[in-house]
Molecule: SAM riboswitch aptamer (S box leader)
Organism: Actinomycetes bacterium
C1' cells in the first nucleotide's frame, strides 16, 4: 500500500508536558482555555495473531497475555465507489 478476509451497539483512565483546535471526509450533532486533540509515564479493556492444552472430516473449545489493537458519544448519527483495526498478500 493494490488486493483478500474477519470484526466494528460489549469493555476499559489517572498523572505530567503542550496549547487550539478535535471527533478521517460532506452535512449534522458533540468535545474543547474548567485545557480538548496530540505526546510521555503508569494503569486498564479485549482476545485478532503467536504460544500451550483439548477436539476434529471440517468448522472449533479452553488457558495464557508474547506481537498488534483499543480506553467520550453505536465506526457519535446520516451519506459514500467511506473508514479503522487484526491476519494474510505483492
Nucleotide at each position: 500500500c493494490a488486493c483478500u478476509u474477519a470484526u466494528c451497539a460489549a469493555g476499559a483512565g489517572c498523572g505530567g508536558c503542550u496549547g487550539a483546535g478535535g471527533g478521517a471526509c460532506g452535512g449534522g450533532c458533540c468535545c474543547g482555555u474548567c485545557g480538548a486533540c496530540g505526546c510521555c509515564g503508569c494503569g486498564g479493556c479485549a482476545a485478532c495473531c503467536a504460544g500451550c492444552g483439548c477436539a476434529c472430516a471440517g468448522c472449533g473449545c479452553g488457558c495464557c497475555a508474547g506481537g498488534u489493537g483499543c480506553c467520550a458519544a453505536u465506526g457519535c448519527c446520516c451519506g459514500a465507489c467511506c473508514g479503522a483495526u487484526g491476519a494474510g498478500g505483492a